Transfer RNA from Butyrivibrio sp. ob235, 73 nucleotides, folded computationally. The prediction has a mean pLDDT of 80.

RNA sequence: GUUGUCUUAGCUCAGUUGGAAGAGCAACGGUCUUUUAAACCGUAGGUCAUGGGUUCAAGCCCCAUAGGCAACA
Numbered sequence: 001g002u003u004g005u006c007u008u009a010g011c012u013c014a015g016u017u018g019g020a021a022g023a024g025c026a027a028c029g030g031u032c033u034u035u036u037a038a039a040c041c042g043u044a045g046g047u048c049a050u051g052g053g054u055u056c057a058a059g060c061c062c063c064a065u066a067g068g069c070a071a072c073a
Base pairs, nucleotide, nucleotide: 001072002071003070004069005068006067007066010025011024012023013022019056027043028042029041030040031039049065050064051063052062053061
């Protein structure tokens, strides 16, 4: 340099055919416990990498850019 693939919560990842953004762990509060841990209940946390386009409607489709990974050169 070319091609492919990935980018969604603090972390690891789902998100089906374009139609209300989610789970586990972590964090915080509570119950229980002499205390801690465990268990249980609840709460908060999102510019869906960035910009643009298509569409009534985009995490999802298209284009460009940035970054990670792989292959080829």

It matches the Rfam family "tRNA". Rfam links the family to the GO term triplet codon-amino acid adaptor activity. The sequence is in RNAcentral, with records from ENA and Rfam.